A computed fold for a 1528-nucleotide RNA from a marine sediment metagenome, annotated as small-subunit ribosomal RNA.
The prediction has a mean pLDDT of 86.

């Protein structure tokens, strides 16, 4: 640090999606071992049992038993000793407010942070002062009587204290007066004692205490440390679809109340307080050190560990205390959950463990005070579920370890295989070799010091040679973990490897099964018989005691952008302004020091985190020092910049004066052309309106045309990328009211500014409301047409509206799709307004300024496109707006409106893309150019008859299969009776009809006989063969077992070759250059020009393949060369036939040449290329014909020619064999033949071709047959003989217009000929028969010259069949104006939403199916607020007629407390009415998805009525129309 995914490729925008870390994790699959850490994130859900908080006998009082020993004993027991001042209770004192859990509440001084407390408290600790003095009554315990199931409790009585009280006393503290104070003066309030020692003083005296001493305590009071309380800057999540909140609220004052300020309470007065810098309201949430991500800024999170805060079954309350409104305390109400004798009680694990329940999910009801630390005590010591340990879990991070070395026949065995191999693979086996972890066995620490004791030293306090305390050194004494770490020693390679992946992102391939199934899948996507994507297998990849998957986060993601985006066309610029707040702000002086910048100090707890060293073997971990915590505070200090205060400029910004320009706005008048309408003339049959027509007017006189009226609404021409305005928007003259703008001049004012969140007011059309108006025009409606329909385009009417006055609306493609200002940054040319020069009579030209409006274009900027001093460029400054597409500018709520609707504005769901602009195609009912027998102009046809032929269909047992628009349909088939042949039926038959190999046998083969439809089966006779090195070999048959044979079965969408086709159309490409970010362009476009990318010019191109032409081949002319079998001009002979000799001229043959090039000549054309013409020639501009088919296209065609991958089959889908079928026949289709006739048919005469074929051949004469044929048979292996008669032509007869002497179809009789065999199912022949059919609907083919057309001949195939194909030649036309039109093609050019590419894309209704949302009568939680009712416990106030040790007292009572009651306040509950939020709800409305469903065709090309916005109306639906806008 990226990378996949939008396109047929490209940049760009953009959005998903992965690669990386991380975790209190949880599942899946597997698990050796240790250290070190973490371990209910959910139900703050509910708990059984146990244990988590006590200690102090050195305050005090009282004080067992069990057991024992000694007595005594009536033998039941009693006393007394020990046990023991124990042990259990009680008073007290201190500690329970700590430590331990939780994170429900809580948006808050809650917390962090940094200040303040003169507004304040602190038990126990420390220092240092003072003091402890004198007295009194009680009461637990316990005794005794009593109630209760039980907790518990009532009464009498008895006692102690460091419990309690009451009185002195007061340095110092309170209070109250006086004072300016310093200070006076009055008033007030303490205390407790225990233990140890001691006998110097004093009394009793053995020895004590009231006294001395030490220690511990007490009280008062100071300062201190801790700690805590309150206060304040500042920071601290979301929603404005929550804008108003607020009555103790805000403030005074008195009074209350607090440790302590303060409305904290409380009267009384005053109307304050908060709030767009987000109050109040909802959501949600415990806050931080710090954790995780991240380059860093962020972002996200608050588990352990640490700081603070909150809560302790729910919600209220006080008490005690230094400290609580108290997790293991009280009370009171709920709820739950237990006990109960039914009266009535108990309890609160968010303490360690443990249960149950909830979940995907988180631990043992363990040991121990040995440490550290808490508490209590003088202290031993008690007691701690705090801690320290161990116990379970791969939950996490870190080490290890599962073995090293040698070993190739590369073993078996798997898996591939091109069958050679290749790989698993040195990997095993098998040699040697180590000894970690794990098992036994021995050894065996650290953590343990301090405390106490013991006796010894020194010091201290004291009267002391008691004691006490301080304190050195010594000895004993304390380990849960644990016989644990660790060391040794044994044996043993022995106990210890698993998970995901493998199509691209992303490291790693084959093979088999599977066949849009079964499944995968983070995203793009796989799977429809050859899946490296499924599932298995081999192999390989990464990671390893863990791997995969899930879910979260942070990064990638510059995708909310501060660091570090954007808004002309992609998602973004408010419709326009005027301006509050806020922001931003000219030059200069001078002060101040917020901000700024420097140094300092304080503090920013510890732990983390980084840096060094250090302890564990390393490592994780842990220590210990540094360093850092960017902040916060406070002092000094600087003053350039911003700021703030005050002087002062004048370039911003304004005012005044002068001028002129404008469709600027508003109000009133006036004007003329048009339309319509009336009313009169004139006039007559149409008008009118469309593509065509008809509604419609018109003989009731229309249109037309003249006079005239009378209404309304708009202002031709000027008119112009002209002009004003802020935008909408403004257009006919004139007068008046009025804005703003510019240009001069020169004074003035002195930053007076620039933007501008709200909020205001302005805003086209359309609409709406009241009233007028109402000519034309025209939503809706009618009707006419068009249509399959036609709710539209078009016609014909025609209502609201349009237009005037007010008042609403408030929106648009309200666009320059481009917010406002200000400053700088190349030029050119136009045009409005005004000035200045110059110049002129004057108007113009022509040079400058300033303002506007436009074009083009430099740097420069963009994704490109474009922009470009009127910026989209460089900057600043302020405002709006954007963050994927759809849902959706839509719901819900709010504001606005008469209403239609407008503003604001989500989500659920679903998709992976939606888009910008550019690029090559392709296409367009886009355009420009040019081509084709493309039309057009011709000439002959098809389509209608009957016939052949194919082909559908349909029948069949089969009617074999393919071929399907042009490009299937006389196609494969150059010929199906059998064969052919693949199809059916039936009969055979399995190593096969065919090929190779291996053993055996025989030669091979030929003949006959049965059966049988054959095929085959059985029998049976002949036959003994070649070659040889003698070993054997070859060929050919039979048998036998395998391996293979075989298949026209399948897949032409698995292929190769072959072919059609666009198209013989003129394209197609590549290399260097160069141009673009880039697909890619440019070459090749462009100007001529050709049949042509053919050639020429020109040009950021120069070359160049492939193609075009040419080069081949036939034909046309001629020349040379040769002369049979060919020819015959000349000469000769002749049976008159080149027959003969002869001859090779000539015709022909068939070799090799020549020719033809726009060479020449005019014209034209850009002096080219080239066209026209014309010479000459047999031919002339490629002469004609023909082979020759560029880059691809169409998954055309063909697995049944052939070759071939797979996959199927193997006693059959193989193979042989008869019969049969492919030859069926209602109907349809294409191709053809023969015709409907006189251009004819017939009849007899009678010429004149070419190019083929013939030995299983063509087969002549002759002879028989009406004919087909038949018989005999020459000649020919071919220029030689034959097939062969050419026909159409010519002449000449006959038919005369008709179903014919036309046409031959059909049927019937007889035959020929081939063939084993014409019966299904041949061909021809002669007789008879003689059907449709009298030129063919719509539509439709082919042909441009030796062609169409019309004539005959031949060939292949073939036994035998030819209207079919493939050639031949005879006769021989017509027309082409010409490129609108239809087709198809070529190039340029334009739009595109099209790339499977118009046989495209798409859109809306409807009908289904399933999703999440919106409404709804209601139904039902949740939460909050309002009044009202109630009112426990408690505090606190009244009262206090009842009670009451202390103190007073005259003994009567006082004072003083107290229960009781009453009252403010007040929790739960009740009621009743609102608000905000959820669930759910018949129905309902739109949305989203979904395989091929209906309708239509709106959108994309001029998408066929150009589209879209914004409104109104209509209409099954997309939509139509109508008014104004817009160009995208």
């Nucleotide at each position: 640090a990226g990378a996949g995914u939008u396109u047929g490729a490209u940049c760009c925008u953009g959005g998903c999606u992965c690669a990386g870390a991380a975790c209190g994790a949880a599942c899946g699959c597997u698990g050796g071992c240790g250290g070190c850490g973490u371990g209910c994130u959910u139900a703050a859900g509910a708990c059984a049992u146990g244990c988590a908080a006590g200690u102090c006998g050195u305050g005090c009082g009282a004080g067992a038993a069990a057991g024992u020993c000694a007595c005594c004993u009536u033998c039941g027991g009693g006393u007394g000793g020990c046990g023991a001042g124990u042990a259990g209770a009680g008073c007290g004192g201190c500690g329970c407010a700590c430590g331990g859990g939780u994170g429900a509440g809580u948006a808050a001084c809650g917390c962090g942070u940094g200040g303040g407390u003169u507004a304040u408290c602190u038990a126990c600790c420390c220092a240092a002062g003072g003091g402890u003095c004198u007295g009194g009554g009680a009461u637990a315990a316990c005794u005794c009587c009593g109630g209760g199931a039980a907790a518990c409790u009532g009464g009498a009585g008895c006692u102690a204290a460091u419990a309690c009280c009451g009185g002195a006393u007061a340095a110092g503290c309170c209070c109250a007066c006086g004072g300016c104070a310093a200070c006076g003066u009055g008033g007030g309030a303490a205390a407790a004692g225990a233990u140890g020692g001691c006998c110097u003083c004093u009394c009793c005296u053995u020895g004590g205490a009231u006294g001395c001493u030490a220690u511990c305590g007490c009280c008062c009071a100071u300062g201190g440390a801790u700690g805590a309380g309150c206060c304040c800057g500042c920071g601290u999540c979301c929603c404005a679809u929550u804008a108003g909140c607020u009555u103790g609220u805000u403030g005074g004052u008195g009074g209350g109340g607090u440790a302590a300020c303060g409305g904290c309470c409380u009267a009384c007065c005053a109307a304050g307080g908060c709030u767009a810098c987000g109050a109040u309201g909802g959501g949600u949430a415990g806050c931080u050190g710090g954790u995780c991500u991240g380059a860093g800024a962020g972002g996200a999170u608050g588990a352990u560990c640490a700081g603070c805060c909150a809560c302790a079954c729910u919600g209220g309350a006080a008490c005690u205390g230094a400290g609580a409104c108290a997790c293991g305390g009280u009370c009171c109400a709920g709820a739950c959950u237990c006990c109960u004798a039914c009266g009535g009680g108990a309890g609160g694990c968010a303490g360690c463990a443990g249960u149950c329940g909830g979940g995907a999910a988180u631990c043992u009801u363990g040991g121990g005070c040995a440490a550290u630390g808490g508490g209590c005590g003088a202290a031993a010591g008690c007691c701690u579920g705090a801690c320290c340990c161990a116990g379970c879990a791969a939950c996490g991070c870190c080490g290890c370890g599962u073995g090293a070395g040698g070993g190739a026949u590369g073993a078996a065995g798997g898996c591939c295989u091109u069958c050679g191999g290749g790989u698993c693979g040195u990997a095993a086996a098998c040699c040697u070799c180590u000894g970690u972890c794990g098992g036994g066995a021995g050894g065996g620490a650290a953590g343990a010091a301090a405390g106490g004791u013991c006796g010894g030293g020194a010091g201290u306090c004291g009267a002391a040679c008691a004691g006490g305390c301080u304190u050195c050194a010594g000895g004993c004494u304390u380990g849960a973990c644990g016989g644990u770490a660790c060391c040794u020693c044994c044996a043993a390679a022995g106990g210890a490897a698993g998970g995901u992946c493998c199509g691209g992102c992303u490291a790693a391939c084959u093979c088999c099964g599977u066949g849009c199934c079964a499944g995968c899948a983070g995203c793009c996507g796989c799977g429809g018989u050859a899946a490296u994507a499924c599932g298995g297998a081999g192999g390989g990849a990464c990671c390893a005691a863990g791997c995969g998957u899930u879910g979260u986060u942070c990064g990638g993601a510059a995708u909310c952008a501060c660091u570090g985006g954007g808004c002309g066309u992609a998602a973004a610029g408010c419709g326009a302004g005027u301006g509050u707040a806020g922001g931003c702000g000219g030059c200069u002086c001078g002060g101040c020091a917020a901000g700024u910048c420097g140094g300092a100090u304080g503090u920013g707890a510890a732990a983390u985190c980084c840096c060094a060293a250090g302890g564990c073997c390393c490592a994780a971990c842990c220590u210990u020092g540094g360093a850092a915590c960017u902040g916060c505070a406070c002092c000094c200090g600087a003053u350039a910049c911003u700021g703030c205060c005050g002087g002062g400029c004048u370039a911003g910004a304004g005012u005044c004066u002068c001028g002129g320009a404008g469709a600027g706005g508003g109000u009133g008048g006036c004007g003329g052309a048009a339309u319509u309408u009336c009313c009169g003339g004139u006039g007559u049959a149409g008008a009118g309106g469309u593509g065509a027509a008809a509604u419609u007017c018109g003989u009731a006189g229309a249109u037309a045309u003249c006079g005239g009226a009378a209404g309304g609404a708009a202002c031709a021409c000027c008119a112009g990328u002209g002009g004003c305005g802020a935008a909408g928007g403004c257009g006919g003259c004139c007068a008046c009211c009025u804005g703003g703008a510019c240009g001069a001049u020169g004074a003035c004012u002195g930053a007076c500014g620039c933007u501008g969140a709200g909020a205001c007011u302005c805003g086209a059309a359309a609409g709406c409301g009241u009233g007028g108006g109402g000519a034309g025009c025209a939503a809706a409606c009618a009707g006419g047409a068009u249509u399959a329909g036609a709710u539209a385009c078009c016609c014909u009417g025609g209502u609201a509206g349009u237009c005037c006055a007010c008042g609403c609306c408030g929106u648009a493609a309200a666009c320059g799709u481009u917010g406002a200002g200000u400053g700088c940054u190349a030029g050119a040319c136009g045009u409005c307004g005004g000035g200045g020069g110059u110049a002129u009579u004057g108007a113009c030209c022509c040079c400058u300024c300033c303002g506007g409006u436009g074009u083009c274009g430099a740097a420069g900027c963009u994704a490109a496109c474009g922009c470009a001093u009127u910026a989209a460029g460089c900057a600043c400054u302020c405002c709006g707006c954007c963050u994927g597409g759809g849902g959706a500018g839509u719901a819900c709520g709010g504001u606005c409106g008469c209403a239609a609707g407008a503003c604001u504005a989500a989500a659920a769901c679903u998709c992976a893309a939606a888009g910008g602009a550019a690029u090559u195609g392709a296409c367009g009912g886009g355009g420009g150019c040019c081509c084709g027998c493309a039309c057009a102009a011709g000439c002959g046809g098809u389509g209608g008859a009957g016939c052949a032929u194919g082909u559908g269909g349909u029948u069949u047992a089969a009617u074999u299969c393919g071929a399907a628009g042009c490009a299937a349909c006389g196609c494969g088939c150059a010929g199906a009776a059998c064969c052919u042949u693949a199809c059916c039926u039936g009969g055979a038959u399995u190593u096969g009809a065919c090929a190779u190999c291996u053993g055996g046998a025989g030669a091979a083969u030929u003949c006959c006989c049965u059966g049988g439809a054959a095929a085959c089966a059985g029998g049976g006779a002949a036959g003994u063969g070649c070659c040889u090195u003698c070993g054997g070999g070859a060929g050919c048959u039979c048998c036998a077992a395998g391996a293979c044979a075989g298949g026209u079965g399948c897949u032409g969408c698995a292929u190769g070759g072959c072919u059609g086709u666009c198209g013989u159309c003129a394209g197609c490409u590549c290399g260097u250059g160069u141009c673009g970010u880039g697909a890619g362009g440019u070459g090749u476009u462009g100007g001529g020009u050709u049949a042509a990318g053919u050639c020429c010019c020109g040009c950021a191109a120069c070359g160049a393949g492939c193609g075009c032409a040419a080069c081949c081949c036939c034909u046309a002319u001629g020349a040379u060369u040769a002369g049979u079998u060919g020819c015959c001009a000349u000469c000769a002979g002749u049976u008159c036939g080149g027959c003969u000799g002869g001859g090779c001229a000539c015709u022909c043959u068939a070799a090799u040449c020549a020719g033809a090039c726009u060479g020449c000549c005019g014209g034209u054309g850009u002096u080219a290329a080239g066209c026209c013409g014309g010479a000459g020639g047999a031919a002339g501009g490629u002469g004609g014909g023909g082979a020759c088919g560029a880059c691809g296209u169409c998954a055309a065609g063909u697995c049944c020619u052939c070759a071939u991958g797979g996959c199927c089959u193997u006693u059959a889908u193989g193979u042989c064999c008869a019969g049969g079928g492919c030859u069926a026949c209602u109907c349809a289709c294409g191709u053809g033949c023969u015709a409907c006739a006189a251009u004819g048919g017939u009849c007899g005469a009678u010429a004149c071709a070419g190019a083929g074929g013939g030995c299983u051949g063509c087969g002549a004469a002759c002879c028989c047959g009406c004919g087909a044929g038949g018989g005999c048979a020459a000649g020919c292996c071919a220029a030689u003989c034959c097939c062969a008669a050419a026909a159409a032509g010519u002449c000449g007869g006959c038919c005369u217009c008709a179903g014919u002497u036309c046409g031959g179809a059909u049927u019937g009789g007889a035959g020929u000929c081939u063939g084993c065999a014409a019966u299904u199912c041949g061909a021809c022949u002669c007789c008879a028969u003689g059907a449709a059919g009298g030129c063919g609907g719509a539509a439709u083919c082919g042909c441009u010259a030796g062609u169409a057309a019309u004539c005959g001949c031949g060939g292949a195939u073939c036994a035998g069949c030819a209207u079919g194909c493939c050639g031949c030649g005879g006769u021989g036309a017509a027309u082409a104006c010409g490129u609108u039109c239809c087709c198809g093609g070529g190039c340029c050019u334009u739009g595109u939403a099209c790339a499977c590419a118009c046989c495209g894309c798409c859109c809306g209704u409807c009908a289904c199916a399933c999703c999440a949302c919106g409404a709804a009568a209601g139904c039902u939680g949740g939460u909050u607020g309002a009044a009202c009712c109630a009112g426990a416990a408690g505090c606190c106030g009244u009262u206090g007629a009842c009670c009451c040790a202390a103190c007073c007292u005259u003994c009567g009572g006082g004072a003083g407390g107290g229960a009781g009651a009453c009252g403010u306040c007040c929790a739960a509950g009740g009621u009743u009415u609102g608000g905000c939020u959820g669930g759910u709800g018949a129905u309902u409305g739109g949305g989203g998805u979904g395989a091929a469903g209906u309708c239509g065709u709106a959108a994309c090309a001029a998408g066929g009525u150009a589209g879209c916005c914004g409104u109104a109306g209509g209409g099954g639906a997309a939509c139509c129309u109508g008014c104004g806008g817009c160009u995208g």